Small-subunit ribosomal RNA, 5' domain from an uncultured organism, 514 nucleotides, folded computationally. It matches the Rfam family "Bacterial small subunit ribosomal RNA". Rfam links the family to the GO terms structural constituent of ribosome and ribosome.
Context: one part of a larger RNA
Formats: sequence, C1' cells, structure tokens
RNA sequence: GGAUGAACGCUAGCGGGAGGCUUAAUACAUGCAAGUCGAACGGUAACAAUUCGGUUGACGAGUGGCGCACGGGUGAGUAACGCGUACGCAACCUACCUUCAAGAGCGGGAUAGCCCCGGGAAACCGGGAUUAAUACCGCAUGGUAUCUGUAAGUCGCAUGGCUAACAGAUUAAAGCUACGGCGUUUGAAGAUGGGCGUGCGUGCUAUUAGCUGGUUGGUGAGGUAACGGCUCACCAAGGCGAUGAUAGCUAGGGGGCGUGAGAGCGUGGCCCCCCACACGGGUACUGAGACACGGACCCGACUCCUACGGGAGGCAGCAGUAAGGAAUAUUGGGCAAUGGAGGCAACUCUGACCCAGCCAUCCCGCGUGCAGGAUGACUGCCCUACGGGUUGUAAACUGCUUUUGUUAGGGAAGAAAAGUUGGUAUUUAUACUGAUUUGACGGUACCUUACGAAUAAGCACCGGCUAACUCCGUGCCAGCAGCCGCGGUAAUACGGAGGGUGCAAGCGUUAUCC
Repeated sequence: GGAUGAACGCUAGCGGGAGGCUUAAUACAUGCAAGUCGAACGGUAACAAUUCGGUUGACGAGUGGCGCACGGGUGAGUAACGCGUACGCAACCUACCUUCAAGAGCGGGAUAGCCCCGGGAAACCGGGAUUAAUACCGCAUGGUAUCUGUAAGUCGCAUGGCUAACAGAUUAAAGCUACGGCGUUUGAAGAUGGGCGUGCGUGCUAUUAGCUGGUUGGUGAGGUAACGGCUCACCAAGGCGAUGAUAGCUAGGGGGCGUGAGAGCGUGGCCCCCCACACGGGUACUGAGACACGGACCCGACUCCUACGGGAGGCAGCAGUAAGGAAUAUUGGGCAAUGGAGGCAACUCUGACCCAGCCAUCCCGCGUGCAGGAUGACUGCCCUACGGGUUGUAAACUGCUUUUGUUAGGGAAGAAAAGUUGGUAUUUAUACUGAUUUGACGGUACCUUACGAAUAAGCACCGGCUAACUCCGUGCCAGCAGCCGCGGUAAUACGGAGGGUGCAAGCGUUAUCC
C1' cells in the first nucleotide's frame, strides 16, 4: 500500500447494487415452512343450489395413488477414495419421461369409514355388525423375462462376454371417462440420476517407531442391485511400516477469493458442485430411491402436560426469544414472475422464490451551489520590525441555476401463457392466429409543474519516516508514542488556540491476511 461477513470512537444528505450470528452443532414461547387427486373408492360432517332424491355444485374425516429421498439449513464429525482429477464396472440399480413390441380372460375373501357398545383426565385404545375400490388374494394366458438341460458360432485383458437354436419349468395386469382420452401389465432400448472399484493429488507432530486377530489370503456358504472378510464355518500365516505405518493434534473438500510483477503465501463468508449431519447414540421398516431435518422404534439427557394411572416434544427451515459475545436484521407482502409437488384441467400447496423493511457493513454514483464582488471592509483569533501581515473573494452585496428537497399532476416495463371464446390448417388431436383475463413490488421507478440557495460536512493529522507551523499554558508534572523518541521554564512532539495538510459522507483506531 491492498484486502475484510468485521468491531469500536467521532460524524452523517440521497440513490443504485451487494452483504448481514465468524461466538453456544447452546436452549427454544408463538405462527408459518408438504401436500395434492372426487376423472381410483365407499360415502356426506360443514357450505350452497334443489325437482327434497348425495340429486347437483362441492367436500371434512377415511380407504387408495403419487409426492414427502426434491427444495431449504448447518459444518459438528471426517486426514478419508471424503474431495479434486483421470479411468474402469465382462460386478450394478434407476420411479416419473421418451421410443418400440406384446397384452389386460375368469373369479374370491376381507377391511377402514359409517352404525352400535365399552375403557381413558388426556394421548388414544378395545369389541360387535356391515360396505367399496386402480387396496388385497386365487386361477388362466404368455414372451427375446427368470431358472434348468442340450448343443453351435464369434469375440475379448483374466474371471468371461455377445448372438442365435431346441426342450422343460416358473411368474402378469385395473379400471375411470365428458368416449377424445387418461391410466394399467410384461419385455427391449434411450435419457436422467445414482452405486462400486482404481491411478495420481490433497494438513502439522518422530519430543508418536513399531502397528494388526476378521487381522492378510484361500475354499465353501450366506447376504447385496452389485464385487468384496461385507458376514459366517474351516484352512494357511499372513498384511502394513523411515517412500513415515500406528498414534496424537487440527480441519468439511473443490470451483474460487485476497495479495503479489510472478513464483508463491494466506483463505474457503456470499454464489455453484460434492460430502456429512438433523437433541446425543443405535436400529431397521416402507419405498424406484432413505437407514429418512418438520417418518417409526429403542436407550440417554433435557423441557412440558397430568385426574399420578400415563402421555407430549426436538427451529443446524423462515421470522422471532433467551443466553453467549466486540458483533450480525422483520414474529413483513405475494404466489404476479421463475421453479417444484399433486391434478386431464380449473386449481391447490410452496418462509423455494420474487419483493418490501432494518444496518454507511462494503462497492459505485450524486449533492451540500455557480458567476461577479477589495476600502483586500469590520469584529474576533494569531503573528508583527507596530508600517503592517493573515483569516480572505472568504463575507456582505448583485446576478444566475435547481441536481437534490418540498408541492401538484401523469405513470410503467416486468405478462406471456394456461383458461374461456372465435377463426385457419389438416386427420382425432395438435399447431398457428384474433379477442378476453391475470402485478406482491406499487401509485414504486420514471416524466412534467411550481417554489426557493433554499434541506445537507465532517474526521484525522501537522518532530523525522510523512503532505502540513506559530502563539499561549504546563515544567521529567500532566501527558504523547507505530519506530526513532518528546516533556526537568523559550516544547513546530504534551493540552488549547489560530493557521495549515490529507481524505471526505465519511474519517480515524483495533484485529487478521498478503
């Protein structure tokens, strides 16, 4: 000198863009943050219509489907195939989506809800009767699916892969409809997402030198989507290590960011990718996918309710509270846009997101006026050779302008779709086109009008480094100080004043990095 997620002191006019618990992964009151589908189903508590019929518009609770594994947060743990990079899987999976091929025949028994009864303070639970389905089950059919057997061709880096043939065995389905479709089963392929393995790279300490028993390998079995001591039985005695094993300490990694001419050094906040975690620990269930932040179960700590029998909870989601701290914001608006979930759709949900609020925390921009005006006015301060000098064109005064401000008026882009309706093309449906409709921000940005210099300057420094000097006070005192050092009676270094220098809505100080 540059930089910062900064803080502190003094000061403070405005706008645009960005950022905002670095500490206690401490504890949390309250509200919201994941639902949706009546075009799967039985139904009808509330609302509305009614021809009084759940009949209709709709729809609470329930069965069922899809979603809840995304999105959002945090950085505790982790020195590791965690991450980065480059390969491999002849050892793998992939819901929704796309393409292709083939199909959906016949039956059955339940159960929630509703109704009745009972227990409980509550959370909730039990019994009986009855009912539906795209819920569940059975039979049929079936393939290039799976398994077994026979046997061929071809290819490869090993295990082996690929292709086609024959025989046998096993396994599937669901309907709804506005009749246009939407769904459903099996198989093949694609796309997307993931899983696993490997080379290389990725802190500090040797004042850590030996470490290891499923340990290292084999055979067999189990398990997994899949390879594998992943697990188990048996067998062998191996495996790692000064090219630093093991142990300890520290730490999420990367793209990047800061600095520097570069090499490098430091760093990983915001944004993006990956990982890990969700009160501490463990376990699995469901599912295409989780060992699941707002799911389940168990143990533990803590908090709350209780009729003392028993129950409830998890903000490292968005706000907000307490605490800690030098220190970090609103219990705001809206789904209008973008994106997501469900739905044929209308639509519903969405603290993702888009906006607004607070904070000079940072970056950028603008303003606080411009021109003239000398008796170089007066007063004051300061200096003085007592003539004057300086403050200083500064002021007064005259003219001008109106950014900003106040007043009044106008007023966006962000919106195109979907839906409804009309038309055109052809072939149902789709595409194109016209009309109509939708804005939280916001009466905001922006534009115009009137008024009037009107509403707007501070902070640090002035011994050298380092731009800027005198007087008074003080007298090794009070004090200053980044280093050198100032102060003991003429202090340009302390305190005040005048003057000056630097930066400027900021200026200094502190902390940290280069």